[in-house]
RNA sequence: GGAGGGAUGGCAGAGCGGUCAAAUGCACCAGACUGUAAAUUUGGCGUCUUCGGACUACGGAGGUUCAAAUCCUCCUCCCUCCA
Repeated sequence: GGAGGGAUGGCAGAGCGGUCAAAUGCACCAGACUGUAAAUUUGGCGUCUUCGGACUACGGAGGUUCAAAUCCUCCUCCCUCCA
C1' cells in the first nucleotide's frame, strides 16, 4: 500500500430501523441463610424523580429518517489476511 472484520454499561459480551437505559455472565450494593466467612438465594445496579415519568448514553464528528447502537459520509484506534 491492497482486502476484510471490529470499537456497546465498571469488565466480558448479545443486540431485526420502533417492542432499547440495551439480553446474558462477572463485578458491585442491600437483604435472607450461616457461630463467622465462603457457597447458595432474593432484590437492586446511568442521572433525576412527585415513582406516573423525564433526560442523557453505544469510539469521535456530521448526515438520512416521524424514529438510529442499528443506515450513509469523514476521521481515530484495534485485529486478521495479502503484498